[in-house]
RNA sequence: GUCCUCGUAGCUCAGCCGGAUAGAGCACACGCCUUCUAAGCGUGCGGUCGAAGGUUCGAAUCCUUCCGGGGACG
Repeated sequence: GUCCUCGUAGCUCAGCCGGAUAGAGCACACGCCUUCUAAGCGUGCGGUCGAAGGUUCGAAUCCUUCCGGGGACG
């Protein structure tokens, strides 16, 4: 330098052949239970989906450029 792949909540990920409120588990907070803790159960908190443009009635999803991680080739 060329190509491939990944980037979504504090962490690990799903969703990614466009569709109407972005989800799960763990973690965290509160409550129930318990003599207390842990475990268990319930509720809540937390992201405008790596960034910027474009297409579209509508974009996490499609297109372009860039940024970062990993890999292959030279």